[in-house]
């Protein structure tokens, strides 16, 4: 060098080209309780790693890049 997986909220994750990108944890509020935890209810929060392409339509598929983790010799 080369070949391959991964990159999505704060952390963990899902999503077969088709709903304004969902879940858990965790933060915030309400609320129950004399206090607190626990439970109940509700609320911000990721335009999916970065360009740029194919399509009516891309988290997905093509290209270039960037991090990271494996194989190679």
């Nucleotide at each position: 060098g080369c070949c391959g997986g991964c990159g999505u909220g704060g952390c963990g994750u899902a999503a077969u080209g088709a709903u304004c990108a969902g879940c858990g944890c965790g933060u915030c509020g309400c609320u129950c309780u004399c206090c607190u935890a626990a439970g109940g209810c509700g609320a911000a929060g990721a335009c999916u790693g970065a360009g740029g392409g194919u399509u009516c339509g891309a988290c997905u598929c093509c290209c270039u890049u960037c991090g990271u983790c494996g194989g190679u010799a």
Predicted 3D model of a 73-nucleotide RNA (transfer RNA) from Infundibulicybe gibba. RNAcentral holds the sequence, with entries from ENA. Its mean pLDDT, the model's own confidence on a scale to 100, is 82. Its Rfam family is "tRNA".